The RNA shown here (SAM riboswitch aptamer (S box leader)) has 128 nucleotides and comes from Flavipsychrobacter stenotrophus. Lineage of the source: Bacteria > Pseudomonadati > Chitinophagia > Chitinophagales > Flavipsychrobacter. The coordinates come from a structure-prediction model, not an experiment, and the mean pLDDT is 80.
[in-house]
RNA sequence: CGCUUAUCAAGAAAGGCAGAGGGUUAUGGCCCGUUGAAGCCUUAGCAACCUCUCUCGUAGCAAUACGGGAAACAGGUGCUAAUUCCAUCCUCCUGAAGAAGAAAUUCUGAAGGCAGGAAAGAUAAGUC
Numbered sequence: 001c002g003c004u005u006a007u008c009a010a011g012a013a014a015g016g017c018a019g020a021g022g023g024u025u026a027u028g029g030c031c032c033g034u035u036g037a038a039g040c041c042u043u044a045g046c047a048a049c050c051u052c053u054c055u056c057g058u059a060g061c062a063a064u065a066c067g068g069g070a071a072a073c074a075g076g077u078g079c080u081a082a083u084u085c086c087a088u089c090c091u092c093c094u095g096a097a098g099a100a101g102a103a104a105u106u107c108u109g110a111a112g113g114c115a116g117g118a119a120a121g122a123u124a125a126g127u128c
Base pairs, nucleotide, nucleotide: 002127003126004125005124006123007122008121013043014042015041016040017039021032022031023030026088027087028086029085044080045079046078049076050075051074053070054069055068056067057066058065059064084120089117090116091115092113093112094111097108098107099106100105
């Protein structure tokens, strides 16, 4: 790198070095940035994926396994502008307007929606 599973509307910033970009990539938008971007370092914090701790249930003679919950001292990661900043592809819903028709009705359809899904991405745990 690839594959599998889970999560992604909440949460949490100061200082030092550095010096022009950054918000993953592409396009469009919208933002952040010389009142200092990226990157690196220090300290602090958030969270609860894994370990650790406690607890409940199921299976089991037991060891233990699986599942739910709690906790956050410690360890392994992660994260600390904006929903993964927003849109893009499909579906659903609403629907300005237009077209056909005598009418009922049918068709097209701007735009919109904390709608549902996909793709891509990020993180964790596992795996060859």